Source information: The part of an RNA shown here (large-subunit ribosomal RNA, half B) has 1244 nucleotides and comes from an SAR202 cluster bacterium. Rfam family: Bacterial large subunit ribosomal RNA.
Context: one part of a larger RNA
């Protein structure tokens, strides 16, 4: 020093993000309890009293005992006394003590809000919560072989239940409620139409060719080409019909979900009950409402605090509340969050003592991460841009040990933020493609009858009004007559059709007609006849649908159990395989560009012009500017012809500045479909005539170029326009007007044809199909979110912090137009202009991504001045006094609190002042973790949704050992020219350094008053340092003494042990602080801005240029400590002294080396200390008070045991102010310091 305990003076939440911790409360009995309620709670609310011992006494039990009375005369029974023992209280009475649940176990309380009703449940291991659950409430599916779930299926759950039952979604107790919208999606019905698979039809085509025909050839038998082409095969395959589903109709919101804007108006303003409008599917009701949702925001006003970013309460301007993703309220509940108050305290102001148990020493064991190499300082500068190692200066004898954490961009984890990969995976969705499952049609297992109905066929037979017209005229042909006693017309009943005018059929009556060319019309008679259409009806036949029905396939169910068979009950459904549609993030596999002064957002992505482009080409940027994704059948060929645009001037009716005419003027300013640039008047502009070269097949040679690709082209052959010819024309002044490859069409073709011939298909030639615009085009076909995250990489790249710039910022300086009553320059300076600095915001991206922990606060500072106060001093629009404004000056100072996480700032209350900035926005190997910034959760808003928010809000693991520099510290070698004990100088370092109030001078100077100095003298203060314990206070686990339980010394008396030292009251000595004493004094010298003398340069003035003089808390000095390793090793005084022995030199008595033993004196050792980790340092060691013991003082506690005496006892009283009694202080050798040993000169 860390942990873990104990105490604590005055204050008592000032600490802090927050009362975190820690105290405090607590047992039992008795009194008392408020609001508010769901009447059950709230409640142990709250606040109080009592509690120990000892006698008496009241009530109970009972052993025993005694006495009476019965009788079965007994170890008999009951009654009643008394009665040791006991239980539970009650009440009197006494008695000690600081203290009686005496130690130990044992709620701190209230107020007020937010969430959640509630007991419960969860992230085993950083989140217990507001999430989940709940019981309640609703929607909605399910009828039983139930619906949901597994499972390939068989089966099983459900459930041996049956709609008061079961499944699935919301919401979440109870209370009042619970608005409007059904367009969008989604569920539910509906089926008239449309669309629509397979499948069912079968109309046309296609292919082969048996044949015919034509040509050709011929041996005239005949073959061969070519066109058509039967029937079979055979391929393609309209029409129609063909289920759901989609489109469509309509319902549903306690389905998914949404639930406006402008503008005017009231007799002060303001504000709209009211009016107007636009657009919605509908425009937000009630209720809450700066809220877990309000950005501005610390909203505004009230409460509560001196003082309130939170908090109560209101208002409403709801960025962005809102009614079962419920909405408001609510007693009870919570280890929730919030805010306040009492009580209490080491949380703090401010520490401080004391215990243990590590750390330190000695003995035994003995690990780890880490480690290019080490011989491992500062400071400056450099450098990959923060240097122990590089360069220059300083600074430094060699070696440890204990301690502290600034640095080694310490260690530990190939950074989780961030980029980036044609990485991964999980997750979502109206990405893309798929599937499983659903569900629909087709077929088969699958079968009998009834019967309806559409199609199609035939056969019968009806049918048909645009206009004009007689009137309901189907089309075409034939046609001059047809029909009628086999019963005309009329008329009457009945049916059918109908455009209401009428057609037309049966029957019954009638008894003789009746229609037809003619007039209208494109068309002339249903007068007759034939074919034929549109709709219609009857038969028939086939077919397709549909309904009833049957039982035998199937299925299900029964006889307690197989398995047949039987019975019931369904039934040709259902199921089931197969084909086909539709549903299908339930499941699965993928996409989800690129550039980019990080990265998304935005923007761009090919192509033409121009300038950047540096006088050849080329040439980069998220540098400047623009255009293109075409037009033109003439805006093209060609011959020929013409000359613009603009202004002057004149002239004409309208006619003006500008229409249109003459004339000057004029190289081009005009035009050239369309950007620009370079052309262009010979003109490429502007006209006109005749055309189509906007043509085939080629192409010598060049530009241009990485590759495809792009450009230009003479000249040749064909056959062409215009031109009288030369000759020009393979589009357009020119540069943009676009897309490889596969794939697929179409049109042509001497190719190829799987036995042959043909065919299917292909191939070549031309043409077409791509906003394949990410325009060298990955696929025909693809969007997200991850904060559950994962990997491999990146300081190629961002966020923090250097760095390098200084736009921005701070600061200053020049100039002065103004303002300042006049008057720029007391102050104050506009419009410009130069600069420093590197505290903001940026910009670059240079180190570090195999890790440079990020705000803010605590702790400890160090520095720079641009000075907050405190000193000096100029100016003032300086009267004092109190400002202001500038120079000098960094010695020292430079609060405490509400509120918030907060730097900041707001406010309260102090002071002389309550500075700015630096130091990795100093400081997390020091320390918190409020905030930010992982994983829960939830609020608003956004998204269809996984999710997402520099929005909000609750919670959320912060690593025991220090190797080197670094620093404090204490040592141990070795020097210091002999060895030794004292004493000391001070080169040179370190600390200290502050400031107020009062009172005199003096109420003076000054001022009109008010007010009120300098200068000088003095007396008390706050802080802050240093030292100490007399006071005062605090500890005091070695000192006394009170007391509870219990154990144990045989019992009693006395004590002992454990209970935090048990607790509880006191306390010596140390060692402290709140306590005492003391310091920052004073003068010396050089200065600073300043104020001066004398004085020139420059005959004057000038504090200067030579000289001298003064002038600040600032600097040297002085003051206090360190300091000779100050290796430059200093001084000064004492004190030992010239022994042996060896080696070598030689000048033969000396020098050099080495060695012994001793000296002056240390030293090991021992006894200790108010000195300490060790070691060191002080004291003592018998010639001795160094310790311990013992004496005795001192001082603490409080009157010990025993005895004796009062009292029933409890307890008291004497004896006694006694006993005890640590570390202090004096005596005292009883006891230990005994012995003994080692070191250490002979002086270059």
């Nucleotide at each position: 020093c860390c942990u873990u305990c104990g105490u604590u003076a005055a204050g008592g939440a000032a600490u802090u993000c927050g009362a975190c911790a820690a105290c405090u409360u607590a047992a039992c009995u008795c009194u008392g309890u408020a609001a508010c309620u769901u009447c059950g709670g709230a409640a142990u609310a709250a606040a109080g009293a009592g509690u120990g011992c000892c006698c008496g006494u009241u009530u109970g039990g009972u052993a025993g005992u005694g006495u009476u009375u019965a009788c079965u005369u007994g170890c008999u029974a009951a009654a009643c006394a008394u009665g040791g023992c006991u239980a539970a209280a009650g009440c009197g009475g006494g008695u000690c003590g600081c203290a009686g649940u005496g130690a130990a176990c044992a709620g701190g309380c209230u107020c007020a809000g937010g969430c959640g009703a509630c007991u419960g449940u969860u992230u085993a291991u950083c989140a217990a919560a507001a999430a989940c659950a709940u019981a309640g409430g609703u929607c909605u599916c399910u009828g039983c072989u139930a619906a949901a779930g597994c499972g390939a299926a068989a089966g099983c759950u459900g459930a041996u239940g049956u709609a008061u039952a079961g499944g699935g979604g919301c919401u979440g107790a109870c209370g009042c409620c619970u608005g409007c919208c059904c367009a969008g999606u989604g569920c539910c019905g509906g089926a008239a139409g449309g669309u629509u698979a397979a499948g069912g039809g079968a109309a046309a085509g296609g292919g082969u060719u048996c044949g015919u025909u034509u040509c050709a050839a011929u041996u005239c038998g005949u073959u061969g080409a070519a066109a058509c082409a039967a029937a079979g095969c055979u391929c393609u395959g309209c029409a129609c019909u063909g289920a759901a589903g989609c489109c469509c109709c309509g319902g549903u919101g306690a389905a998914c979900g949404g639930c406006g804007g402008c503008c005017g108006u009231a007799a002060c303003u303001a504000u709209a009950a009211c009016g107007g409008u636009c657009c919605u599917a509908a425009g937000g009701u009630a209720g809450c409402g700066a809220a877990a949702u309000c950005c501005c925001u610390u909203g505004u006003c009230g409460g509560g605090u001196a003082a309130g970013u939170u908090c109560c309460g209101a208002c409403c301007u709801g960025c962005a509340c809102g009614a079962a993703u419920g909405g408001c309220g609510u007693a009870a509940c919570g280890a929730u969050c919030u805010g306040a108050g009492c009580g209490u305290u080491g949380u703090c102001u401010c520490a401080a003592c004391g215990a243990a148990g590590g750390a330190c020493u000695c003995g035994g064991u003995g690990a780890a991460a880490u480690u290019g190499c080490a011989u491992g300082g500062c400071c400056g500068g450099u450098a990959a841009a923060g240097a122990u190692g590089c360069c220059g200066g300083c600074u430094a004898c060699c070696c440890g040990c204990a301690a502290c954490a600034g640095g080694a961009c310490a260690a530990a984890a190939a950074g989780a933020c961030c980029c980036c990969g044609u990485g991964g995976a999980g997750c979502u969705u109206u990405a893309c493609u798929g599937u499983a499952g659903c569900u629909u049609g087709g077929u088969a297992a699958u079968g009998g009858a009834u019967u309806g109905u559409g199609u199609u066929u035939a056969u019968u037979a009806a049918u048909g009004u645009g206009u004009a017209g007689g009137a309901u005229a189907g089309g075409c042909g034939g046609g001059a007559g047809a029909c009628u006693u086999u019963g005309a017309a009329g008329c009457a009943u009945c049916g059918g059709c109908g455009c209401u005018a009428g057609c037309u059929g049966a029957u019954g009556u009638g008894g003789a007609g009746u229609c037809a060319a003619c007039c209208u019309u494109g068309a002339a008679a249903u007068a007759c006849c034939g074919c034929u259409c549109u709709u219609u009806a009857c038969u028939a036949a086939a077919u397709u649908c549909g309904a009833u029905u049957c039982u035998a396939a199937c299925c299900u169910c029964g006889u307690a159990g197989a398995a047949a068979a039987c019975g019931a009950g369904g039934g040709a459904c259902a199921u089931u395989g197969c084909c086909a549609g539709g549903u299908g993030g339930g499941c699965a596999g993928u996409u989800u560009g690129a550039c980019u002064g990080g990265g998304g957002c935005g923007g761009u992505c090919g192509c033409c012009u121009c300038c950047u482009a540096a006088a050849g080409a080329g040439u980069a940027a998220c540098g400047g500017a623009g255009g293109c994704g075409u037009c033109c059948a003439a805006a093209g060929g060609u011959u020929c012809c013409c000359u613009c645009a603009a202004g002057g001037u004149g002239g004409a009716u309208u006619g003006g500045a500008a229409a249109u005419c003459a004339u000057c003027u004029u190289a081009a300013g005009a035009g050239u479909g369309c950007a620009u640039u370079g052309g262009c008047a010979u003109a490429a502009g502007g006209g006109a005539g005749c055309u189509u070269g906007a043509c085939u097949g080629u192409g010598a040679g060049a530009c241009a170029u990485a590759c495809a690709a792009g450009u230009c082209g003479a000249g040749c052959a064909g056959g062409g326009a215009c031109g009288a010819a030369a000759g020009u024309c393979g589009g357009g002044c020119a540069a943009a007007g676009u897309g490889a490859u596969c794939c697929c069409a179409c049109g042509g073709u001497c190719c190829c044809g799987a036995g042959u011939g043909g065919a299917a298909g292909g191939g070549c030639c031309g043409u077409g199909g791509c906003u394949u615009a990410u325009c060298g085009g990955a696929u025909a076909a693809a969007a997200g979110c991850u904060a559950c995250c994962c990997c491999g990489g990146g300081g190629a790249u961002a966020a923090c912090a250097g760095g390098c710039u200084a736009a921005u910022c701070u600061c200053u300086c020049c100039c002065a137009a103004g303002a300042g009553u006049u008057c720029a320059u007391a102050u104050c300076g506009a419009c410009g202009g130069g600069g420093a600095g590197g505290u903001u915001u940026g910009g670059c991206a240079c180190c570090u991504c195999g890790a440079u922990g990020u705000c803010g606060g605590c702790u400890c500072g160090c520095c720079g001045c641009a000075u907050c106060c405190u000193g000096g001093g100029g100016g003032c629009g300086a009267a004092g006094c109190a400002a202001c404004u500038c120079c000098c000056a960094a010695g020292g100072g430079u609060c405490c609190g509400u509120c918030u996480g907060u730097u900041c700032g707001c406010c309260g209350g102090u002071g002389a002042a309550a500075g700015c900035g630096g130091c990795a926005c100093g400081c997390g190997a020091g320390c918190u973790g409020g905030g930010u910034u992982c994983a829960g959760a939830a609020c608003g808003u956004c998204g269809u949704g996984a999710g997402a928010c520099a929005g909000u809000u609750c919670g959320g693991u912060c690593u025991c050992u220090a190797u080197c520099c670094g620093u404090u510290g204490u040592g141990g070698g070795c020097g210091u020219a002999g060895g030794a004990g004292a004493u000391u100088u001070g080169a040179g370092g370190a600390g200290a350094g502050c400031u107020u109030u009062c009172c005199c001078u003096a109420g003076u100077a000054c001022g009109a008053g008010a007010g009120g100095a300098c200068c000088g003298g003095g007396a008390a203060g706050g802080a802050c340092g240093g030292a100490c314990c007399u006071c005062u206070a605090g500890u005091g686990u070695a000192c006394c003494g009170g007391u509870u339980g219990u154990u144990c010394c045989g019992c009693c008396a006395g004590g002992a042990g454990c209970a935090u030292c048990g607790c509880c009251g006191g306390g010596u000595a140390g060692c402290u602080a709140u306590g005492u004493c003391c310091g920052g004094a004073u003068g010396u010298g050089a200065u600073a801005a300043g104020c001066g003398c004398u004085g020139a340069a420059a005959g004057c003035a000038u504090c200067u240029a030579a000289g001298c003089a003064c002038g600040a808390a600032g600097c040297c000095a002085a003051c206090u400590c360190c300091u000779a390793g100050a290796u430059g090793a200093g001084a000064u005084c004492u004190c030992c002294c010239a022994u042996c022995c060896c080696u070598a030199a030689u000048u033969u008595a000396u020098u050099a080396g080495g060695g012994a033993a001793u000296a002056a004196g240390g030293c090991u050792c021992c006894c200790g200390g108010a000195a300490g980790a060790c070691u060191a340092c002080c004291g003592g060691g018998u010639u001795g008070a160094u310790a311990g013991g013992c004496c005795g003082u001192g001082a603490g506690u409080g009157u010990a045991a025993g005895g004796c005496g009062a009292g029933u006892a409890a307890u008291c009283g004497c004896u006694u102010c006694a006993g005890c009694u640590a570390a202090a202080c004096g005596g005292u050798a009883c006891u230990a310091a005994u012995a003994a040993g080692c070191c250490g000169a002979a002086g270059a």